Context: one part of a larger RNA
RNA sequence: CGGUGUUGAAGGAACUCGGCAAAUUGCCCUUGUAACUUCGGAAGAAGAGGGCCUCCAUUCGGCGCAAGCCUUAUGGAGGGGCACAAGCCAGGGGGUAGCGACUGUUUACCAAAAACACAGGGCUCUGCGAAAUCGAGAGAUGACGUAUAGGGUCUGACGCCUGCCCGGUGCCGGAAGGUUAAGAGGAGGGGUGCAAGCUCUGAAUCGAAGCCCCGGUAAACGGCGGCCGUAACUAUAACGGUCCUAAGGUAGCGAAAUUCCUUGUCGGGUAAGUUCCGACCUGCACGAAUGGCGUAACGACUUCCCCGCUGUCUCCAACACCGGCUCA
Numbered sequence: 001c002g003g004u005g006u007u008g009a010a011g012g013a014a015c016u017c018g019g020c021a022a023a024u025u026g027c028c029c030u031u032g033u034a035a036c037u038u039c040g041g042a043a044g045a046a047g048a049g050g051g052c053c054u055c056c057a058u059u060c061g062g063c064g065c066a067a068g069c070c071u072u073a074u075g076g077a078g079g080g081g082c083a084c085a086a087g088c089c090a091g092g093g094g095g096u097a098g099c100g101a102c103u104g105u106u107u108a109c110c111a112a113a114a115a116c117a118c119a120g121g122g123c124u125c126u127g128c129g130a131a132a133u134c135g136a137g138a139g140a141u142g143a144c145g146u147a148u149a150g151g152g153u154c155u156g157a158c159g160c161c162u163g164c165c166c167g168g169u170g171c172c173g174g175a176a177g178g179u180u181a182a183g184a185g186g187a188g189g190g191g192u193g194c195a196a197g198c199u200c201u202g203a204a205u206c207g208a209a210g211c212c213c214c215g216g217u218a219a220a221c222g223g224c225g226g227c228c229g230u231a232a233c234u235a236u237a238a239c240g241g242u243c244c245u246a247a248g249g250u251a252g253c254g255a256a257a258u259u260c261c262u263u264g265u266c267g268g269g270u271a272a273g274u275u276c277c278g279a280c281c282u283g284c285a286c287g288a289a290u291g292g293c294g295u296a297a298c299g300a301c302u303u304c305c306c307c308g309c310u311g312u313c314u315c316c317a318a319c320a321c322c323g324g325c326u327c328a
Base pairs, nucleotide, nucleotide: 001323002322003321004320005319006318007317008316010314011313014312019309027051028050029049030048031047036041038157052079053078054077055076056075057074058073061070062069063068080084092307093306094305095304097302098301099299100298104116105115120155121154122153123152124151125150126149132141133140134139158294159293160292161291163224164223165222168221169220170217171216172215173214174213177212178211179210183206184205188201189200190199191198192197225243226242227241228240229239252286253283264280265279266278267277268276
């Protein structure tokens, strides 16, 4: 000097990205327990009391012939100790907000999460030799199942809901017309030959699916506007005009895990708050199953605050053990 422990005056998070680490709490019994709530919970909420020793009484059980003793539990009286022996075991608590409903799963060896899964919801395909998948095939899985079944895909408990757009792309349906291959067809033409012929080429016309075309479909991929004017202060614009579009963002939410300007503005909390909570709406660039907004319970998740607690700190010190270093 380092490591691992133990203790610490006064203060008590001033430390720090952040209470990281440590400390507090921890048991038993009695009491007591809020908001909120899906009425199950929340809850061991929180909080209060007890704990050691002696005696008396009662008591479950045990031992003993008995007196009585030990143990469990209860009630009462008193006593000591800075306060319930040592040792082991053994929740700190409360409040606000975000995300995800939940228990689960995951990057074996830097990530455990808000990611994945999930029950529930929707769309779509599939009538059974099913669809789908593997295989060149036979065949197999699906399934010794049969639409309350099986596959694909999206969403993700529950509650309230899920608006407008089918112009583009996709999918589904339609079949009149246009286009369209091989093939059918063979007018006509070329080569050769005296010719018959052989051979090459070839126009109309008839030829599928597909595409064009006509419809449908958004819990399919996706999309969801500008400019100008206007009210008896001002400001603003319920209102009007105009351009464009397939249609111009509805409900709800909103400086948000989304807000650039931005530490927006106001309020709360602090003596002081770029974070936090509640509002406002000027949404650079929220928005409805790429789900929207809420939500009790849950979380080794993330944020902020409070109580308790402490060597995290002010500011370090001592001790024990182990190591390093120096000397022998």
Large-subunit ribosomal RNA, domain IV from a soil metagenome, 328 nucleotides, folded computationally. Its mean pLDDT, the model's own confidence on a scale to 100, is 85. RNAcentral holds the full RNA, with entries from MGnify.